[in-house]
Transfer RNA from an Alphaproteobacteria bacterium, 74 nucleotides, folded computationally. The organism belongs to Alphaproteobacteria, within Bacteria. Its Rfam family is "tRNA". The family's RNA type in Rfam is transfer RNA. The sequence was found in a public genome assembly. Its mean pLDDT, the model's own confidence on a scale to 100, is 83.
RNA sequence: CGGAGUGUAGUUCAGCCUGGUAGAGCGCUUGCAUGGGGUGCAAGAAGUCGCUGGUUCGAAUCCAGUCACUCCGA
Repeated sequence: CGGAGUGUAGUUCAGCCUGGUAGAGCGCUUGCAUGGGGUGCAAGAAGUCGCUGGUUCGAAUCCAGUCACUCCGA
């Protein structure tokens, strides 16, 4: 320098192909059950979907650029 992949909640990831309310496990908070812990159940909080721009009535999703990391090539 060229090519490919990954980036979404504290964490591990799904959703993207085929645009239409942002989700799950673990973790966290509260309540109930227990004498307490563990555990179980119920409820809740937590996100500018890496960033910027474009297309569209509408973008995590499509397009362009860009950043970080990983791999391959030179």